Annotation: The RNA shown here (SAM riboswitch aptamer (S box leader)) has 94 nucleotides and comes from a soil metagenome. Model confidence (mean pLDDT): 86 of 100. It matches the Rfam family "SAM riboswitch aptamer (S box leader)". Its family is annotated with regulation of gene expression in the Gene Ontology.

RNA sequence: UCUUAUCCAGAGGGGUGGAGGGACCGGCCCUGAGAAACCCCGGCAACCUUAGUUAUUUGGUGCCAAUUCCGGCAGAGUUAUCUGGAAGAUGAGA
Numbered sequence: 001u002c003u004u005a006u007c008c009a010g011a012g013g014g015g016u017g018g019a020g021g022g023a024c025c026g027g028c029c030c031u032g033a034g035a036a037a038c039c040c041c042g043g044c045a046a047c048c049u050u051a052g053u054u055a056u057u058u059g060g061u062g063c064c065a066a067u068u069c070c071g072g073c074a075g076a077g078u079u080a081u082c083u084g085g086a087a088g089a090u091g092a093g094a
Stems, first nucleotide, its partner, number of pairs: 001094007012041005020030003024072004042064003046061003051056001068087001073084004
């Protein structure tokens, strides 16, 4: 980089750190009762994998505010909203 599956559920605490973060843009949120990042213990559970008496289990990533926070393009529509895309994230394969 390409292909493919899933994305309305689920998941804490402490330390270091100091002003940002929620991919991007527009909103709207979170944040000095401490953001990002890193570390320790813990948890959730999607994919692959190990073993299996098919209950479960071993390991590898991943994840632990808000539907991928909502919209960003198209179609329908009583212009409320609904559906499908685009983009993004994660796993697996090439």